The prediction has a mean pLDDT of 81.
A computed fold for a 73-nucleotide RNA from a Planctomycetota bacterium, annotated as transfer RNA.
Rfam family: tRNA. The family's RNA type in Rfam is transfer RNA.
The sequence is in RNAcentral, with records from ENA.
């Protein structure tokens, strides 16, 4: 300066042919246990990075910006 791939709960990530957002871990509560642990039930948490277009309807197509990472230069 070019190209590529990526942004989604506190953290890893899922979501793919547009149609009301989900998993583990982590976190609240309750059960169990003399009490931690562990384990069982359970319940909170999200402006899908910003701004624009498409469309009845975008996390999902598309464009720009910003941010990360690889590459060439």
């Nucleotide at each position: 300066g070019c190209g590529c791939u990526c942004g989604u709960a506190g953290c890893u990530c899922a979501g793919c042919u547009g149609g009301u957002a989900g998993a583990g871990c982590a976190c609240g509560g309750c059960a169990c246990u003399u009490u931690u642990a562990a384990u069982g039930c359970u319940g909170g948490g999200g402006u899908c990075u910003u701004g624009g277009g498409u469309u009845c309807g975008a996390u999902u197509c598309c464009c720009a910006a910003c941010g990360a990472g690889c590459g060439c230069a």